[in-house]
Formats: sequence, C1' cells, structure tokens
RNA sequence: CGCUCAUCCAGAGCGGCCGAGGGACAGGCCCGACGACGCCGCGGCAACCAGCACCGGAUUCGAACCGUGCUACACGAACCCGGAGCCAGGUGCCAAUGCCUGACCGAUGAGUC
Repeated sequence: CGCUCAUCCAGAGCGGCCGAGGGACAGGCCCGACGACGCCGCGGCAACCAGCACCGGAUUCGAACCGUGCUACACGAACCCGGAGCCAGGUGCCAAUGCCUGACCGAUGAGUC
C1' cells in the first nucleotide's frame, strides 16, 4: 500500500513558535494577519485495543459419583462467546454532524496478507 470488520449528529483548549493559506476531493458554506493550518509544551475528551474483577452460556480437563440433602450432570480450573462495569498502558481526538451535498469518497481503531 491492499483486503475485512466496527465507528464517524455526544464529548473535550490554553500557552509558545511560525507566517498564508486551511477545512482530504468537486460544488457550496465557513475559518484565517484580532495570526488560521502546522509544530512543540501542558491540559482535557472518549473508550477501539490491552489489563482487572463480576454475571450468563458452550467446550475441554480434573474432582466427586458412599452418605446426606427440597431441586440440581451440584464443585474447581482453562479457553471461547455474550452482557454490564473499573482502569487509562497502546492508539485516537479536542471550530462547525466526516461543516453541508456528491462519489466507484475519506478518517480512526482492530484484524489480516
């Protein structure tokens, strides 16, 4: 780079540097010398992945299978699936619904070759 899946009307900004474009693309509409965009520092938002503990279910393994007991293939472990939480380690994000419309579009995360 490509492919697959999920999400994209919630949320969260200050300071410093730089200096002219920026909001992916086209049209629109906006932001921008009262300094945008970008970079750096700090702060924050969220919870995709990781981690922790709980509940339910499937599978496997082990224990038990004498008695007792209302029931129960009753107890334990590993792993997988689902649910509702905690946390904030890896990402991500912090103008406008992905700014709006369009598309064989894009972004982010996880997985995969």